About this RNA: Predicted 3D model of a 127-nucleotide RNA (FMN riboswitch aptamer (RFN element)) from Ornithinimicrobium sediminis.
RNA sequence: ACGCGCUCCGGGGUCGGUGCAAGUCCGAACCGGCGGUGACAGUCCGCGACCCGGCCGCAGCCAGCGGCUGGUUGACCUGGUGGAACUCCAGGACCGACGGUGAAAGUCCGGAUGGGAGGCAGCGCGG
Numbered sequence: 001a002c003g004c005g006c007u008c009c010g011g012g013g014u015c016g017g018u019g020c021a022a023g024u025c026c027g028a029a030c031c032g033g034c035g036g037u038g039a040c041a042g043u044c045c046g047c048g049a050c051c052c053g054g055c056c057g058c059a060g061c062c063a064g065c066g067g068c069u070g071g072u073u074g075a076c077c078u079g080g081u082g083g084a085a086c087u088c089c090a091g092g093a094c095c096g097a098c099g100g101u102g103a104a105a106g107u108c109c110g111g112a113u114g115g116g117a118g119g120c121a122g123c124g125c126g127g
Base pairs, nucleotide, nucleotide: 002126003125004124005123006122007121008118014028015027016026017025029107030106031096032095033047034046035045036044042094043093051071052070053069054068055067056066057065058064076092077091078090079089080088098110099109100108
């Protein structure tokens, strides 16, 4: 070098309107995880999160926990520059789990002091 473990790892509701009541509706705002890609990506290709299962182990049963694994899973065009861009520049669009709520939520509250792709670094261990 490499492998394993620990540490680490998500942003955003402001102003106005309607209303008894809305950060949920309406008008305008604001936000964008990780790896890849000839060149910088919320919209390309994949991964993770949410949701629904399966198998194995622990557990008397249930619940639960751990390991492996299947399914599901949103959204972009036009023009320009260039050797190369659905990634940059200009313009116009679009998308965003589940549960809760006096009223419908990407932005509030909650599961979550959780899980997690993954990259730098540090520490420890292995060889």

It was read from a public genome assembly, where an Rfam model found it.